[in-house]
Context: one part of a larger RNA
RNA sequence: CCUGCGGCUAGACAGAAAGACCCCGGGAGCUUCACUACAACCUGAUAUUGAGUCUUGAUUUUGGAUGCGUAGCGUAGAGGGUAGGCUUUGAAUCCCGCUUUUCGGAGCCGGAGGAGCCGCCAAUGAAACACCCUUCUUUUAAAAUCUUGAUUCUAACUUCCGUUAUAAGCGGGAAGACAGUGUUUGGUGGGUAGUUUAAGUGGGGCACUUGCCUCCUAAAAAGUAAUGGAGGCGUUUAAAGGUCGGCUAGAUCCGGAUGGACAUCGGAUCGUUUGGGUAAAGCCAUAAGCCGGCUCUACUGCAAGACAGGUAUGUCGCGCAGUUGGGAAACCAGAACUUAGUGAACCGACCCUAGUUAGCAGAACUGGGGAAGAUUAUCAAACAAAAGCUACCCCGGGGAUAACAGGCUGGUAGAGCCCGCGAGUUCACAUCAACGGCUCUGUUCGGCACCUCGAUGUCGGCUCAUCUUAUCCUGGGACUGGAGCAGGCCCCAAGGGUUUGGCUGUUCGCCAAUUAAAAAGAUACGUGAGCUGGGUUCAAACCGUCGCGAGACAGGUUGGUCCAUAUCUACCGUAGG
Numbered sequence: 001c002c003u004g005c006g007g008c009u010a011g012a013c014a015g016a017a018a019g020a021c022c023c024c025g026g027g028a029g030c031u032u033c034a035c036u037a038c039a040a041c042c043u044g045a046u047a048u049u050g051a052g053u054c055u056u057g058a059u060u061u062u063g064g065a066u067g068c069g070u071a072g073c074g075u076a077g078a079g080g081g082u083a084g085g086c087u088u089u090g091a092a093u094c095c096c097g098c099u100u101u102u103c104g105g106a107g108c109c110g111g112a113g114g115a116g117c118c119g120c121c122a123a124u125g126a127a128a129c130a131c132c133c134u135u136c137u138u139u140u141a142a143a144a145u146c147u148u149g150a151u152u153c154u155a156a157c158u159u160c161c162g163u164u165a166u167a168a169g170c171g172g173g174a175a176g177a178c179a180g181u182g183u184u185u186g187g188u189g190g191g192u193a194g195u196u197u198a199a200g201u202g203g204g205g206c207a208c209u210u211g212c213c214u215c216c217u218a219a220a221a222a223g224u225a226a227u228g229g230a231g232g233c234g235u236u237u238a239a240a241g242g243u244c245g246g247c248u249a250g251a252u253c254c255g256g257a258u259g260g261a262c263a264u265c266g267g268a269u270c271g272u273u274u275g276g277g278u279a280a281a282g283c284c285a286u287a288a289g290c291c292g293g294c295u296c297u298a299c300u301g302c303a304a305g306a307c308a309g310g311u312a313u314g315u316c317g318c319g320c321a322g323u324u325g326g327g328a329a330a331c332c333a334g335a336a337c338u339u340a341g342u343g344a345a346c347c348g349a350c351c352c353u354a355g356u357u358a359g360c361a362g363a364a365c366u367g368g369g370g371a372a373g374a375u376u377a378u379c380a381a382a383c384a385a386a387a388g389c390u391a392c393c394c395c396g397g398g399g400a401u402a403a404c405a406g407g408c409u410g411g412u413a414g415a416g417c418c419c420g421c422g423a424g425u426u427c428a429c430a431u432c433a434a435c436g437g438c439u440c441u442g443u444u445c446g447g448c449a450c451c452u453c454g455a456u457g458u459c460g461g462c463u464c465a466u467c468u469u470a471u472c473c474u475g476g477g478a479c480u481g482g483a484g485c486a487g488g489c490c491c492c493a494a495g496g497g498u499u500u501g502g503c504u505g506u507u508c509g510c511c512a513a514u515u516a517a518a519a520a521g522a523u524a525c526g527u528g529a530g531c532u533g534g535g536u537u538c539a540a541a542c543c544g545u546c547g548c549g550a551g552a553c554a555g556g557u558u559g560g561u562c563c564a565u566a567u568c569u570a571c572c573g574u575a576g577g
Stems, first nucleotide, its partner, number of pairs: 001577007010569003015563001022398006028390004034195005040188003044184005050153005057146009067136001077135005084118003093112003097108004158174006198210003207227001211233006234379001235277001236336002241295007249273001250270006275284002278341001280339003299322004305316003311380001324333003350370007405452001406450001407448003411445001413441006422432002459534001460532003464526001465523005472497003475492003479488002499513005540558004544553003
């Protein structure tokens, strides 16, 4: 060196299972004050469903009663006719009873009584309940119809018992037009069901944002992103529009009664810092700023040509016709100094207009034109209508995207160096060192999301270790604020070494006792195809807190399946060639 055999398990990001965590898409189960339905329940109506009595209310008919402003004999409803009417068939007056009342009275029945009573006439807007006709308000009695409530009945319907054959029928009882059932109205309704529950996002969640306008970023045309930095808008104005004419702000200083930092007056200097409804930017003195006169072009019908843009929206506009306003006129005017002040279709409603269909008319419908209604604000707008939980979970995917480890970076961390305020009695540098500066390392916490989600097993311990040196001990040296002993600090040095217990799952830490010393790190925070499984991190359960709830909690607590016969490399033995 080759070939075996026996071992071991460090590697082959070894095997097994299209990762269960996370995210994306889909599903399912569960919850509820998500949405919408349905069952069920409550309830009104009606059919099955009939009879009687009383009663509430309404309407109609018939009879009776009723009607008070003031003035006025007095309780005058309205209109009309008429000059007489009632009365021995019992007037005035008196008594009793009833009804009504504005408490004055009015009406009726009965008795006594025995011949009158009332109108026209004065007063009143209106003349007699003297008489007749019509009619209104309020009210009463009866009848009819409808209706409310109560109650009674029995024959529907229901039910019990007996007979019968556990049938039908019959007999008796109970209940009774209720119940039950059908149709229908309005409620309640996770009992059940179908669904919804946005996206962006330096993983996701929480927070925030989503359309339009202005500036910067933006790299001197235009345009240009970010959870980059700043702000505004979801309007306003009949003048703050049009035109014609005129005017110029503001600040500082000086002077001047009240008067002051600032009012109004005078002067000087600067020159738009003022103002332009509102954010910002641009622009504005010929003013677009300020004041006044007259006004309505904040027009109708078009429109050459451009800007911008993927489309759709959007923006500017010469000129023509008509009709107005201002101006002496030339001219100007199709809103506002400009850029925000906004919303597509569909559906239904409205106005104008035309048409269609079937006997006629009306209605309905349809076409064209116009205008109103959207925090459709997730603002190019899924629907008329919508929230959550899942650790009981499932499927399809993703290293397009998180948690471990690695990688890049090195803010943070650790280490070194420079400068040297100062401390060190004096003296920066024996020692320590502020404010700052420059590097290194890749042990902390992070940032990024580059390999891995068809799987790279995660804390700690046990076992076994290999390496580094920024050295804890042992060794050698320089300095010392080194007398010696003991120290301090620095340089060289990695050969060897670097403890045992108590508590805790702990690493760490605290404590106890030792030691020459009880160093710091790297190795997938070394090591689970070597062990363990106490912790974390499934399914069960309890507590606290949160939540209406399903459930949730880097809150606590108890419990909870750790597979594997080694092919290759590596390593340890051993045999043969």
Large-subunit ribosomal RNA, domain V from Candidatus Nealsonbacteria bacterium CG23_combo_of_CG06-09_8_20_14_all_39_17, 577 nucleotides, folded computationally. Its mean pLDDT, the model's own confidence on a scale to 100, is 82. The RNAcentral record of the full RNA draws on ENA and SILVA. Rfam family: Bacterial large subunit ribosomal RNA. Its family is annotated with structural constituent of ribosome and ribosome in the Gene Ontology.